[in-house]
RNA sequence: CAUCGCAUAGUGUAGUGGUUAGCACGCUCGACUCACAAUCGAGAAGGCCGGGUUCGAGUCCCGGUGCGACGA
Numbered sequence: 001c002a003u004c005g006c007a008u009a010g011u012g013u014a015g016u017g018g019u020u021a022g023c024a025c026g027c028u029c030g031a032c033u034c035a036c037a038a039u040c041g042a043g044a045a046g047g048c049c050g051g052g053u054u055c056g057a058g059u060c061c062c063g064g065u066g067c068g069a070c071g072a
Base pairs, nucleotide, nucleotide: 001071003069004068005067006066007065010025011024012023013022018055027043028042029041030040031039048064049063050062051061052060
C1' cells in the first nucleotide's frame, strides 16, 4: 500500500428492515443463613463516529476511526 472480515451492556456474544434489542458471566438490592457460599426473586447498565436509502436501520449503502487475517 491492496484485498477481506469485525465493531451491540463491565466481559463474551445472539439478533429475517418492523415485539420493550436478548442470553451467559459479572455488578447492585432483597429473600434464605448465626455468617459466608450456593440457590431464589428483583434491578441498573447497550448499538464505534459522520452521512445516505427507507414510512421504519443494530441490520442495507458511502466515508472515517480502531482491531484482526492474508498478500506485496
The RNA shown here (transfer RNA) has 72 nucleotides and comes from Portunus trituberculatus. The sequence is in RNAcentral, with records from Rfam. Its mean pLDDT, the model's own confidence on a scale to 100, is 84. It matches the Rfam family "tRNA". Gene Ontology term of the family: triplet codon-amino acid adaptor activity. The organism belongs to Portunus, within Eukaryota.